Notes: The part of an RNA shown here (large-subunit ribosomal RNA, domain VI) has 253 nucleotides and comes from Candidatus Kuenenia stuttgartensis. The sequence was found in a public genome assembly.
Context: one part of a larger RNA
RNA sequence: CGAAGGAUGUUUGAGAAGGGUUGACCUUAGUACGAGAGGAUUGGGUCGGACGAACCUCUGGUGCACCAGUUGUCGAACAACGGCAUAGCUGGGUAGCUAAGUUCGGAACGGAUAAGUGCUGAAAGCAUAUAAGCACGAAGCCCUCUUCAAGAUUGGACAUCCCCAUCAGGGCCGUGGAAGACUACCACGUUGAUAGGCUGGGUGUGUAAGCGCAGCAAUGCGUGUAGCUGACCAGUACUAAUAGCCCGAUUGG
Repeated sequence: CGAAGGAUGUUUGAGAAGGGUUGACCUUAGUACGAGAGGAUUGGGUCGGACGAACCUCUGGUGCACCAGUUGUCGAACAACGGCAUAGCUGGGUAGCUAAGUUCGGAACGGAUAAGUGCUGAAAGCAUAUAAGCACGAAGCCCUCUUCAAGAUUGGACAUCCCCAUCAGGGCCGUGGAAGACUACCACGUUGAUAGGCUGGGUGUGUAAGCGCAGCAAUGCGUGUAGCUGACCAGUACUAAUAGCCCGAUUGG
C1' cells in the first nucleotide's frame, strides 16, 4: 500500500514445511517342518540403541554483584572492615542457562497402488489373473500426527464496538519482561503491584560482630541453627510510571 467505512477479538484452511529409524529378549513353541541335526511363518508382550522435541522435579555443570575459610601487603596503634595480588587462592552455592539429567515422540485405522499373488472368463469348445468384470498386495503415495498459513489479488468467515468531528481504536512517552541485536511481541501506567525499595518467607552458607567465661597465649566455649544472603515466592504505593500530545471513517450507510 492492498483487501472500497474505521476498528478490536476469534477463526476456516487453499497451500507449505516437518516427522517417518531400527534391534534384542520372553511367549505362541522346542510347536509346524525335518530321519536327525536343527528349527520357523503368524499373533501377543517386554526392554533398548541412535535421532528429535520440551523441560529443570531429580543427578550434575556453570553460576565474575551470594556465604565462608585463608596467604602476602597496604589503609601510621589494636580489633572490625575494606583495597590489590588471574575472581589472589580454596570450599560450597540460589535463580537463569544447560546435558551427561527428566518426560515424551516415530504409531495404529483407512483409501488408491508398485513388484508380485489370485477369482471368474472369452477372443481361441482347451488353456489363460484380462480382453469386459472382481479381489489382495509395501518403510513408498493420499489421509491421519505437529507447525505455519486469507498478499489464498478467487484477497474468505464469525462476534462486538464506533457516529459527523472527532469517536471506536492506535501511537508517542514512561515502568518493565522466563520477549529481544535494533525493531517487533507481551504486561503495566495512580480506577496502579510494572520495576526498584521495604517487610515476611524461601534458598544458600555454616554458628557473625560485640560481650562474657576458660587459658600465659595461640585459641576454645557460651550468648546462637547465629549473622549475612543476586536473580526465587508473596505482601506493601515509600520511589518512578506525572502532565500531556499526535494519528484515526472520500463516493459511503